RNAcentral holds the full RNA, with entries from SILVA. A computed fold for a 735-nucleotide part of an RNA from a bioreactor sludge metagenome, annotated as large-subunit ribosomal RNA, domain II. It matches the Rfam family "Bacterial large subunit ribosomal RNA".

Context: one part of a larger RNA
RNA sequence: GCCAACGAGUUUGUUCUAUGUGGCUUGCAUAAUCUCCUCUGGAGAGCAUGCAGAGUGAAAGCGAGGGUUAAUAGCCCGUUUGUGUAUCGCUUUCGGAAUGCUAAUUUAUUAGCUUCCCGGAAGUGAUACAUUUGUCGCAUGGACAAGACCCGAAGCCGGGUGAUCUAACCAUGAGCAGGUUGAAGUCCGUCGAAAGACGGAUGGAGGACCGAACCCACGCGUCGUGCAACACGCGGGGAUGACUUGUGGUUAGCGCAGAAAUUGUAAUCGAACUCGGCAAUAGCUGGUUCUCCUCGAAAUAGCUUUAGGGCUAGCGUCGGAUGUUGACCUCAGGGGGUAGAGCACUGGAUGAGGGUGGGCCGCAAGGUACCUUCUUCAAUCAAACUCCGAAUACUUGGGGGUAUAGUCCGGCAGUCAGACUAUGAGCGCUAAGGUCCAUCAGUCAAAAGGGAAACAGCCCGGAUCACAAUCUAAGGUCCCUAAAUCUAUGCUAAGUGUAAAAGGUGGUGUUGUGACUACGACAGUUAGGAGGUUGGCUUAGAAGCAGCCAUCCUUUAAAGAUAGCGUAAUAGCUCACUAAUCAAGUUGUUUCGCGCCGAAAAUUUAUCGGGGCUAAGCAUAUUACCGAAGAUGCGAACUUUCUGCUUUUAGCAGGGAGUGGUAGAGGAGCGUUCUGUUCAGCACUGAAGCCAAGUCGUGAGUCUUGGUGGAGCGAACGGAAGUGAGAAUGUUGGC
Numbered sequence: 001g002c003c004a005a006c007g008a009g010u011u012u013g014u015u016c017u018a019u020g021u022g023g024c025u026u027g028c029a030u031a032a033u034c035u036c037c038u039c040u041g042g043a044g045a046g047c048a049u050g051c052a053g054a055g056u057g058a059a060a061g062c063g064a065g066g067g068u069u070a071a072u073a074g075c076c077c078g079u080u081u082g083u084g085u086a087u088c089g090c091u092u093u094c095g096g097a098a099u100g101c102u103a104a105u106u107u108a109u110u111a112g113c114u115u116c117c118c119g120g121a122a123g124u125g126a127u128a129c130a131u132u133u134g135u136c137g138c139a140u141g142g143a144c145a146a147g148a149c150c151c152g153a154a155g156c157c158g159g160g161u162g163a164u165c166u167a168a169c170c171a172u173g174a175g176c177a178g179g180u181u182g183a184a185g186u187c188c189g190u191c192g193a194a195a196g197a198c199g200g201a202u203g204g205a206g207g208a209c210c211g212a213a214c215c216c217a218c219g220c221g222u223c224g225u226g227c228a229a230c231a232c233g234c235g236g237g238g239a240u241g242a243c244u245u246g247u248g249g250u251u252a253g254c255g256c257a258g259a260a261a262u263u264g265u266a267a268u269c270g271a272a273c274u275c276g277g278c279a280a281u282a283g284c285u286g287g288u289u290c291u292c293c294u295c296g297a298a299a300u301a302g303c304u305u306u307a308g309g310g311c312u313a314g315c316g317u318c319g320g321a322u323g324u325u326g327a328c329c330u331c332a333g334g335g336g337g338u339a340g341a342g343c344a345c346u347g348g349a350u351g352a353g354g355g356u357g358g359g360c361c362g363c364a365a366g367g368u369a370c371c372u373u374c375u376u377c378a379a380u381c382a383a384a385c386u387c388c389g390a391a392u393a394c395u396u397g398g399g400g401g402u403a404u405a406g407u408c409c410g411g412c413a414g415u416c417a418g419a420c421u422a423u424g425a426g427c428g429c430u431a432a433g434g435u436c437c438a439u440c441a442g443u444c445a446a447a448a449g450g451g452a453a454a455c456a457g458c459c460c461g462g463a464u465c466a467c468a469a470u471c472u473a474a475g476g477u478c479c480c481u482a483a484a485u486c487u488a489u490g491c492u493a494a495g496u497g498u499a500a501a502a503g504g505u506g507g508u509g510u511u512g513u514g515a516c517u518a519c520g521a522c523a524g525u526u527a528g529g530a531g532g533u534u535g536g537c538u539u540a541g542a543a544g545c546a547g548c549c550a551u552c553c554u555u556u557a558a559a560g561a562u563a564g565c566g567u568a569a570u571a572g573c574u575c576a577c578u579a580a581u582c583a584a585g586u587u588g589u590u591u592c593g594c595g596c597c598g599a600a601a602a603u604u605u606a607u608c609g610g611g612g613c614u615a616a617g618c619a620u621a622u623u624a625c626c627g628a629a630g631a632u633g634c635g636a637a638c639u640u641u642c643u644g645c646u647u648u649u650a651g652c653a654g655g656g657a658g659u660g661g662u663a664g665a666g667g668a669g670c671g672u673u674c675u676g677u678u679c680a681g682c683a684c685u686g687a688a689g690c691c692a693a694g695u696c697g698u699g700a701g702u703c704u705u706g707g708u709g710g711a712g713c714g715a716a717c718g719g720a721a722g723u724g725a726g727a728a729u730g731u732u733g734g735c
Base pairs, nucleotide, nucleotide: 001735002734003733004732005731006730011146012145013144015143016142017141018140019139020138021137022136023135024134027051028050029049033045034044035043036042037041055062056061065077066076067075068074082131083130084129085128086127087126088125089124090123091122092121093120094119095118096117098115100113101112102111103110104109105108149287150286152284156277157276158275159274160273161272167251168250169249170248171247172246173245174244175243176241178210179209180208181206185202186201187200188199189198190197191196214238215237216236218235219234220233221232222231253269255265256264257263262271290669291668292667293666294665295664300313301312302311303310304309314415315414316412317411318410319409320408321407322406324403328400329399330398331397332396333395334394340388341386342385346382347381348380350378351377352376353375354374355373357371358370359368360367361366418444419443420442421441422439423438424437426435427434449460450459451458464636465635467633469632470631471630475626476625477624478611479610480609484623487621488620489619490618491617497613503597504596505595507594508593509592512589513588514587515586516585524581525580526579527578528577530554531553532552535549536548537547560575563574564573565572637659638658639657640656641655642654643653644652645651646650670724672721673720674719675718676717677716678715679714681713682712689708690707691706692705693704694703696701
């Protein structure tokens, strides 16, 4: 890892509550106990007691009332059964019919009364049924107390077991090759009066020296699924001592031991191990087993030693009640101070003018590129400014509106981590796939399908099932790849399209408006471009052209006291200006469109999905087609509603609406084990189990046949559960 088996919402309570169902409702139920019987059980007796029958008050209490209060006012809580259907009786009334009587008159009509019959309405009484109420039982949902859906701590406490490891201590034993050094003391000699000194021998001290055994563990290497849960190799330290060691003993967990490290105390130590309290507790993680059908959330508010937990509300579901009240639309009416705008207030900031005061200059008059303050004008800014002021939104009333309905009461929940997108704000850098609010926003969450190459949150659109049918949405139609190499008119030349700014652009198209122009423009070519004069000054020189001043006149078709180059200064070459030639547009400025530059990154082109494209790019317009689980068509299933019919249960036929779904609520079923009743069930002429094929059912599953197997097993209607496995680092076994 796989396979098999086992593996998680259970049980109890004389606790509560709701729903369903049954009994009774002259209210209901008995408990202990007793008696009887066909004796794991059943029947009867037993009314103690409980709930209900009356409430109210804190209570005493009072009581169809009670409390509050001075109150008889006011206020709060109450005042026992109701409803429907059917049948029958009685009363009243209306209509019709009939008979009879009375009265009136128009002599066949009207009015009144009576009788009985039929039909309708209202009231009242009785009976039955249903519903409701009460109570008891059973079942189901939920709560509470318990281990309480299952598994899971680290830990806490109690009783014991451990010093064969290790620490210290006690008792009794044992061990330390060899070599070195040579303390005290003693003897002899010399000297000395002596104390003593010196020398030589002897002697054999030491937590002395070197170094094996032995003990240790400082460095490096090896090993690191090892030889080994600490070893091996090469070196290293101690090695007569605070040495090492054998055996026996002592000290015990709120403890002991400790040359002291939170060290050791049997591979366990900031408190050993073991059993018990114990299924400790776990607001935490993981897991939680068959099917189909209906509806379907939340990630918010308030409070919380609260923030990943909870409670109440909001949102879901189921039941009951109400019966158009609902979303939405329309009409009429309200209040507002947002967007915008404005400067009338409050403030901010700028320019110009005027005035007061001060500074500076000045003898003064006065002046002033300075300061302060007031004022006028102009143009402005504001979430905490407003002389103004929308759209929406909100709200009231009337009408429409029968569906996504709404509201109220009750049972049961889940949710309290939200995400992105769009819009309006705050914080931030008008940064973030940032953060925090708002919108009855949208989608995802809980939504599959088509598009966006791929891509929860974007665009289109909401999947009951089936179909080799049709039409469309977004998006597309050269090939990959379904459908236009479609039509019309333009633009782009940059592969722009197929990433980007300030800024730049005589790239190109387009719009408006000027100037010149057949009396000839613009460009080109030919020719002229002169005289006074070298203007005056300056200067070495200054002659159009270093500089300063002036910048006239004349001849002319035209020609500046000169726009540029040039010379030492002249000279020289051009320009403006003019003529001729040529021949038709030339030249400014402006609007908008598409381009170009700006443009550097790390594995590989890599910012069209690729090929590739000059349209297969961009803009405008038309048509056609493709394109989804959308819509339609045909068929089928289910839910719900309406109508009709039938054996008014339930079903059938027709019409309408619907059937994505997590948490979750509700409904209907399948299967397993045991059990009661029935089948005078099945079975060696072959049960269960296993294998295969087929059948039926929406499904869980069922049935039949064949094989295998070799002894038990079912069906219908009920009952009770150790009742369904893929996950829990699940448990056990096998491989």